Annotation
The prediction has a mean pLDDT of 84. Transfer RNA from a Candidatus Micrarchaeota archaeon, 72 nucleotides, folded computationally.
[in-house]
RNA sequence: GGAGGUAUCGUCUAGUGGCUAGGAUGGCAGAUUGACAUUCUGCAGGCCGGGGUUCGAUUCCCUGUACCUCCA
Numbered sequence: 001g002g003a004g005g006u007a008u009c010g011u012c013u014a015g016u017g018g019c020u021a022g023g024a025u026g027g028c029a030g031a032u033u034g035a036c037a038u039u040c041u042g043c044a045g046g047c048c049g050g051g052g053u054u055c056g057a058u059u060c061c062c063u064g065u066a067c068c069u070c071c072a
Stems, first nucleotide, its partner, number of pairs: 001071007010025004018055001027043005048064005
């Protein structure tokens, strides 16, 4: 220099155009206990940035950024 892939709650992860964006773990609050742990219930928290297509984009296209792989 060229090519390909990945990017979603703090962390791990599901999601092929209309989902309330789901789950696990972690966090907070409550219940339970003499107390702690466990357990149960509830709550908060996320689509990498910009642009385009579309009635509608996490999803498709372009571009940028970061990381990974391959070729030179």
It matches the Rfam family "tRNA". From the family's description: Transfer RNA (tRNA) molecules are approximately 80 nucleotides in length. It was read from a public genome assembly.